[in-house]
This is a predicted structure of a 350-nucleotide part of an RNA (small-subunit ribosomal RNA, central domain) from uncultured Lyngbya sp.

Context: one part of a larger RNA
């Protein structure tokens, strides 16, 4: 390589957009590149195969015969793929009428709590722990009441509930804005799927510059514990956590499960919409579509389990794997301010 695989054994890119490429709906006409079969030429001889012959046989050798396959030419077929033409509407998209939503972004506002400051009250403790101590407090703390300031996060509602491609998104209101779903079936007419390279987004931590800094809190200091304690516990506390602009580009970025389409028993929750029954009406109930859960037929699986949201049955496209360690290391290259990231071996060893 072939083959076999990728939930947990090695293996799905963090996610999406999209170039080339690959693949592609229904019916008709034409062409004949692929495809199929006919004929011709060529594919030296020897060798191989088949049938005979010669050495006593065999090996060896001689004579004759014939493919398969390849390449080229020639004249045919038209089912499939392809190309061209002209159509269709079931895929896809648009328009119309509605709906739900913590989707994004900018601005404005709010209350509880915490800390600090000021004033009142009031007196000897507070705090903390397994127990303590460091710490705070007679310069009046803790407590309690009133006032003020600041920053960060938004209790209840809240829900295997919602939205988003993923990361993620939760106080309230407003502006701008993306997507989805449902219904009817008006328009376009295959416009589709995937996607090497490429681009965009991408938690936390980290970096640069300027702000901000209540609480928490790497580092650090102190108190304990301990044989020791560079820890776990306690008292403090800097960076950081927050905002703005930029960089970084990684995570157990997980459903450890790539995307698309079709098909294959059901039952039961829940969210959105529609229709029907019912009703004065709203519920309730039934059906359909979309999402999100649980349990399970067949089937699959090494088992666990999965099971119309497949890990079942198939097709298309991409990515990835090939014993453990060495090693996600070295070297080279690219990117980055740096930290580092991406790509990514070998010797050796078991």
């Nucleotide at each position: 390589u072939u083959g076999g695989g990728c939930g947990u054994a090695a293996a799905g890119c963090g996610u999406c957009c999209g170039u080339a490429g690959g693949u592609g709906g229904u019916a008709c006409c034409u062409c004949a590149a692929g495809u199929c079969g006919g004929c011709u030429g060529u594919u030296a001889a020897a060798g191989a195969c088949c049938a005979g012959g010669g050495c006593u046989u065999a090996a060896c050798u001689c004579u004759g015969g014939g493919c398969a396959g390849g390449c080229a030419g020639u004249g045919g077929a038209a089912a499939c793929u392809g190309a061209g033409g002209a159509a269709c509407u079931a895929g896809a998209g648009g328009g119309c009428a509605g709906u739900a939503g913590g989707g994004g972004u900018a601005g404005a506002g709010g209350g509880a709590a915490u800390u600090c400051c000021c004033g009142g009250u009031g007196u000897a403790g507070c705090g903390g722990u397994g127990a303590a101590a460091u710490g705070c407090g007679u310069a009046g703390a803790u407590u309690u009441c009133g006032g003020g300031a600041a920053g960060a996060a938004c209790a209840u509602c809240g829900g295997u509930g919602g939205c988003g491609a993923a990361g993620g998104c939760g106080c309230u209101c407003u502006g701008c804005u993306g997507g989805a779903c449902u219904g009817a079936a008006c328009c376009u007419g295959a416009c589709a799927c995937u996607g090497a390279g490429g681009g965009a987004c991408g938690a936390a931590a980290g970096c640069u510059a300027g702000g901000g800094g209540a609480g928490c809190g790497a580092a650090u200091g102190g108190g304990a514990u301990u044989a020791g304690a560079u820890a776990c516990c306690c008292c403090a506390g800097u960076a950081g956590u927050c905002c703005u602009a930029g960089c970084u580009g990684u995570a157990a970025a997980c459903g450890a499960u790539g995307g698309a389409u079709a098909c294959u028993a059901g039952g039961u929750g829940u969210a959105g919409c529609u229709u029907g029954u019912a009703u004065c009406g709203a519920c309730c109930c039934a059906a359909g579509c979309u999402g999100u859960g649980c349990c399970g037929a067949a089937g699959c699986c090494a088992a666990c389990g999965c099971g119309u949201u497949a890990a079942g049955u198939a097709u298309c496209c991409c990515g990835c794997c090939u014993g453990g360690g060495g090693a996600g290391u070295a070297c080279g290259c690219a990117c980055g301010c740096a930290a580092g990231u991406g790509u990514g071996a070998a010797a050796c060893u078991c």
The prediction has a mean pLDDT of 88.